RNA sequence: AGAGUUUGAUCAUGGCUCAGGACGAACGCUGGCGGCGUGCUUAACACAUGCAAGUCGAACGGAGUUAAGCGCUGGUCUGAUGCCGGCUUGCCGGAGGAUUUCCUUGCUUAACUUAGUGGCGGACGGGUGAGUAACGCGUGAGUAACCUGCCCCUCAGUGGGGAAUAACGCCCUGAAAAGAGCGCUAAUACCGCAUAAUAUAUAUUUGCCGCAUGACAGGUAUAUCAAAGAUUUAUCGCUGAGGGAUGGACUCGCGUCCGAUUAGCUUGUUGGUGAGGUAACGGCUCACCAAGGCGACGAUCGGUAGCCGGUCUGAGAGGAUGAACGGCCACAUUGGGACUGAGACACGGCCCAGACUCCUACGGGAGGCAGCAGUGGGGAAUCUUCCGCAAUGGGCGCAAGCCUGACGGAGCAACGCCGCGUGAGUGAGGAAGUUCUUCGGAACGUAAAGCUCCGUUGUUCCUGACGAACCUCCCUUCUAUCAACAACGGAGGGGACUGACGGUAGGGAACGAGGAAGCCACGGCUAACUACGUGCCAGCAGCCGCGGUAAUACGUAGGUGGCAAGCGUUGUCCGGAAUUAUUGGGCGUAAAGCGCAUGUAGGCGGUAAUUUAAGUCUGUCGUGAAACUGCGGGGCUCAGCCCCGUAUGGCGAUGGAAACUGGGUUACUUGAGUGCAGGAGAGGAAAGGGGAACUCCCAGUGUAGCGGUGAAAUGCGUAGAUAUCAGGAAGAACACCGGUGGCGAAGGCGGCCUGCUGGACGAUUACUGACGUUGAGGCUCGAAGGCGUGGGGAGCAAACAGGAUUAGAUACCCUGGUAGUCCACGCAGUAAACGAUGAAUACUAGGUGCUGGUGACCACAGGUCAUCGGUGCCGCCGCUAACGCAUUAAGUAUUCCACCUGGGGAGUACGUUCGCAAGAAUGAAACUCAAAGGAAUUGACGGGGACCCGCACAAGCGGUGGAGCAUGUGGUUUAAUUCGAAGCAACGCGAAGAACCUUACCAAGUCUUGACAUCCCGAUGCCGGGCGUAGAGAUACGCCUUCUCUUCGGAGCAUCGGAGACAGGUGGUGCAUGGUUGUCGUCAGCUCGUGUCGUGAGAUGUUGGGUUAAGUCCCGCAACGAGCGCAACCCUUAUGCUUAGUAGCCAGCGGUUCGGCCGGGCACUCUAGGCAGACUGCCAGGAAUAACCUGGAGGAAGGCGGGGAUGACGUCAAAUCAUCAUGCCCCUUAUGACUUGGGCUACACACGUGCUACAAUGGCGCUGACAGAGGGAAGCAAACCCGCGAGGGGGAGCAAAUCCAGAAACAGCGUCCCAGUUCGGACUGUAGUCUGCAACCCGACUAUACGAAGCUGGAAUCGCUAGUAAUCGCAGAUCAGAAUGCUGCGGUGAAUACGUUCCCGGGUCUUGUACACACCGCCCGUCACACCAUGGGAGUCGAUAACGCCCGAAGCCGGUGACCUAACGCAAGAAGGAGCCGUCGAAGGCGGGAUUGGUAACUGGGGUGAAGUCGUAACAAGGUAGCCGUAGGAGAACCUGCGGCUGGAUCACCUCCUU
Repeated sequence: AGAGUUUGAUCAUGGCUCAGGACGAACGCUGGCGGCGUGCUUAACACAUGCAAGUCGAACGGAGUUAAGCGCUGGUCUGAUGCCGGCUUGCCGGAGGAUUUCCUUGCUUAACUUAGUGGCGGACGGGUGAGUAACGCGUGAGUAACCUGCCCCUCAGUGGGGAAUAACGCCCUGAAAAGAGCGCUAAUACCGCAUAAUAUAUAUUUGCCGCAUGACAGGUAUAUCAAAGAUUUAUCGCUGAGGGAUGGACUCGCGUCCGAUUAGCUUGUUGGUGAGGUAACGGCUCACCAAGGCGACGAUCGGUAGCCGGUCUGAGAGGAUGAACGGCCACAUUGGGACUGAGACACGGCCCAGACUCCUACGGGAGGCAGCAGUGGGGAAUCUUCCGCAAUGGGCGCAAGCCUGACGGAGCAACGCCGCGUGAGUGAGGAAGUUCUUCGGAACGUAAAGCUCCGUUGUUCCUGACGAACCUCCCUUCUAUCAACAACGGAGGGGACUGACGGUAGGGAACGAGGAAGCCACGGCUAACUACGUGCCAGCAGCCGCGGUAAUACGUAGGUGGCAAGCGUUGUCCGGAAUUAUUGGGCGUAAAGCGCAUGUAGGCGGUAAUUUAAGUCUGUCGUGAAACUGCGGGGCUCAGCCCCGUAUGGCGAUGGAAACUGGGUUACUUGAGUGCAGGAGAGGAAAGGGGAACUCCCAGUGUAGCGGUGAAAUGCGUAGAUAUCAGGAAGAACACCGGUGGCGAAGGCGGCCUGCUGGACGAUUACUGACGUUGAGGCUCGAAGGCGUGGGGAGCAAACAGGAUUAGAUACCCUGGUAGUCCACGCAGUAAACGAUGAAUACUAGGUGCUGGUGACCACAGGUCAUCGGUGCCGCCGCUAACGCAUUAAGUAUUCCACCUGGGGAGUACGUUCGCAAGAAUGAAACUCAAAGGAAUUGACGGGGACCCGCACAAGCGGUGGAGCAUGUGGUUUAAUUCGAAGCAACGCGAAGAACCUUACCAAGUCUUGACAUCCCGAUGCCGGGCGUAGAGAUACGCCUUCUCUUCGGAGCAUCGGAGACAGGUGGUGCAUGGUUGUCGUCAGCUCGUGUCGUGAGAUGUUGGGUUAAGUCCCGCAACGAGCGCAACCCUUAUGCUUAGUAGCCAGCGGUUCGGCCGGGCACUCUAGGCAGACUGCCAGGAAUAACCUGGAGGAAGGCGGGGAUGACGUCAAAUCAUCAUGCCCCUUAUGACUUGGGCUACACACGUGCUACAAUGGCGCUGACAGAGGGAAGCAAACCCGCGAGGGGGAGCAAAUCCAGAAACAGCGUCCCAGUUCGGACUGUAGUCUGCAACCCGACUAUACGAAGCUGGAAUCGCUAGUAAUCGCAGAUCAGAAUGCUGCGGUGAAUACGUUCCCGGGUCUUGUACACACCGCCCGUCACACCAUGGGAGUCGAUAACGCCCGAAGCCGGUGACCUAACGCAAGAAGGAGCCGUCGAAGGCGGGAUUGGUAACUGGGGUGAAGUCGUAACAAGGUAGCCGUAGGAGAACCUGCGGCUGGAUCACCUCCUU
């Protein structure tokens, strides 16, 4: 940075699509590691469970636990001295209770815990984005209109009292949640009193400031208001005042999405006065008064949306976006409300109402995850019911500390970014394998293996952090306090303690390539190609487009390209897109100039001076939070990530400058306007009169037609038309002049005269002094058609009727004919209302016409020059995609307005406005396509034009089409009737010859390495020939005969048998091909190089003027040359010469059997070699000249002498795979091969090509004459004999100028006498001949008999221009036999061509084109069918926001009374509370409307679909030129009327211009 896609190609316009980047993503395939981030975009859906806001005992009274002490009661343990009993006299038992242990209990003290009162905090932190289009947010100001707990500083104070109440105790109710009563008690809880001002209020006063309301600093007087203690001895608290800081509140400027198919909105609304209320201003609220306020600079309404820092993209300007992080706002199940408080109308508070969920004993209660986890649901989709308060931060507390789902971490997820790895080096036998292959090889590929290494990562083991410093404690130094010490407090130093993450990061050792690569693409865009499979199928596809048998586009494989732990797809945004264009677009024909004017708002605006400083420029200051981005540094091994510094266009304040723009002032005259006096004009409206013509009426003359058309008919006419003449009536339009002449803003305006009236122009330069220009809305005018009312109505003429045409003809043509056309007054408001070109101003070469003025000059019926206005043409610069425009711009500039943004749907629907209606104006969407469209180019085509040619027509001759037969084809039939050829250019064609063979077809019978080729092995010596049996034959079986060479080793050959490679295929594809061929067409064309022109496709050359058979030649020319074609060179024929002379010839000579037969000769004919000849060479004329043409001479031949061969670039996917060759596909005991028989020969019929005829220019019989070119050995065959004949016998001659070999028409003679015949010969009977293995299907010929149709052929159609047509025979190829076909040959031998209007084909130039598969093109509409979206629709179902009325919760506020009440008070009372009432008030109810959505019988058009139906409207003059507006009509395209346009071909005329 561009690319693909409209076309045959081109340029431009224009849309669609792609390549880039990004993401809170999702989906598919795949998945090694680490770090840093991120993670419900949907249902502001519902939530189980746990946790997320507490803390303070240094505020208070209690309660509890523990410990110690003391005391008491009771129990328990211990149990001394002494006492009693027994006796064994030192033992046992008992009473007693000194002493003691433990428990219970009371008090005191200490430590700890904490339900309640009280204080502080639950207004922060955390979540979400529903609402909100707003001072909500951003930015910048303001508050002289405000508040602020905790915190900091300063000043002052902290005196003395009082009354209660939780807890607690007793008791009651209730299932519970909870609640009531009585009684006791404390405070930093509550209430008075005292004291107090720099506080507040009132009054008064001084100074000073402010734009103002007013503020600030003071003075004086009066009135009013405080407090709380705790612990300890030093602090923490408390109260009043001032200040600060922080946080908040309010106000204002500017900015902040879409819709006008939302244009008017508003009644507390806008303002004032007063009052209330608030922290505070304010209609914030209320009473009264006024009637205002907002809005095109977009009010109101509707839709959508949290805003910003930023993020993504972009070169930028912009565009899109608002996840995470940060600021602000709003919300907390939905709606309403207040309380408390410094702060809330309060996420984890209260009250009420609604919905929902849960509990219940049915009476009543409880709840709110948009906190962290988690669940269900929704969804394409988004995580753990984790650890810890170690760090940071917060709440409380003197503190220790407690709390903290904030936070710090870990977990899950490739969701993103960044980094690392999956190995490195060496290694060619280029292994194996796979793929491809031209079978040679090539690729994967140094890739692998192998060898040598490293050790990131991995595994195991060991070690092991930073993050920690506070606080507190200990030691120590200093210090406040104290007389001093100690203790306590403060400051400093040192030490100790404290880690969720985590045995983590990091480090070390060992092991060992070991565990770690996929995804997408490969037709072009776009890097990367082959094979197979499939066969418009399956499928692909972002766009163009691939796929119908050779798919680089589908699927698979190999290979290749790209990216890589990811890769693709989908979605969204920006970009590319200058495709909404400020930067940076357009509007003649591509989309786009309003039909035209006038003019409001608005925009823009002449010259000079002066002033101001709004815009503008500039300096300084404030702000522009942090994060982010950029730049410069730094820290993690790098990077991502993190940290530090710096920069930042906006807004505001202030100082300055004054050129330009703006504002003010003063002047000016050139822009603009006015005045005076002129001429031109279909300018307008009104009135009057005029002639020609048409029609009608009356009368006359007059008679049979008139009229109309391509031709006719309808119509009119003997009741007298048409024609003609005279008179009259009526309406409409104004010939000639008349003209790219005039006038008008446009539409438009045309006989004459009159008055009224608008505008332009020229001249003059007197006046005004910028008064100008454009112009959204508004308003006026506005062809034709149409509508309303009333007139009028001659002609014309939608509709309508009839006649024609036609397949039809609702048309074109004809005859009629009504609205209408005309007038008046209204409406309507559209046109191809066009120059398809908005208005205004200025500038920028000329030339030449017309028209209207004015001036000057001259040689004055006039001319020349200059100038102003209008209107044409040509043309330069310039512009333009081109065409073209070009002082009348589409050029160069400025100003303003309108309009455009792919085609269709559609100028449609809905809505609105206007209209009597028709309709007009405004004006979408769904859906659908990849184009639609412009200009120009080359072709092709035209029922366009010009020119030219051709047996193309015409002029002629003969045919075909009718008959019979032959032959080919179609069709039908068949077991098969093998296949191909299909307008000309298939059809007597392949086939120059089907009885078998051919033969490819059918039936039946057979074979399977095969009928044919090569290779290998084995056997044999054959093969072949002869014979026999079975069979339809192929075949099978059997008999007889039997290799060559040799160095004797063997070799060769042949056959048989076997195995497999393979053979074979007239099977498919001529649309895979080669080759060959046809055709346009023997038409004159088709191209190239260089140059030139054009942006380009292309053009030029090759066109033009002549000429020719010809692009043949000449002349001219931005062309100059060249090539393939034409012509010539080749063959043949026509004349002559020469050479040669057998098998040809015979003039002269001789012979002769009389035959050139022989000798002889080569003169002639002839044969076949060479050569000559013809070239417009000569003459005359024409053509200006040339090329050339016409005529003539000479000549055998004259203007290419006749004929042949020869076929340019190309076209028809023309023909042929069945001549041959060949790719691919297919068959392989068969689609191959062999055999027998059949078929290709069928037969209702249709067509083509021929033969024979229909007869007397003839038939038949007899006689007679003259060719050329060919063929001949498995051949041609003579004489002679036989047969009526076909033929048979025979076999001279001939491998050929020798023989075969006789032409026929013709001529002569005779006969027939116009008839279905002595024409014609089909068909058939009989009998034969020949070929052949064989004539049944299915040959030819002969004889005889039979004797059909047919008497010259409808529509239509073919050939031929001279040795031609016509006619006559001959020969040959094929071939055993079998031509009416084919190819050749000669004989006889005409007619006609005025000419190019027409038919057909072709060539050149030009023109139009919507065609390019090229007119056999393209293409329109109805109808039918299917699908899709949409409008209307009786209704119906929702949603939303208002409005009116009703009801009225909680609650604030207000009112109220004979209700209740501890503090103060002597009392009255003050103050508070409950009750009741009232205003307001959510939800709810009722109601009629509004807006919007869904759905709906039926209905309207639209779009898209395969080869459907009907027509043929458009493109060429599209066959009636088309189109626009309007009206009517019609199956449909459409037709017709009226007016308009050229975006109409052709011809003619006129005018103008150029040469």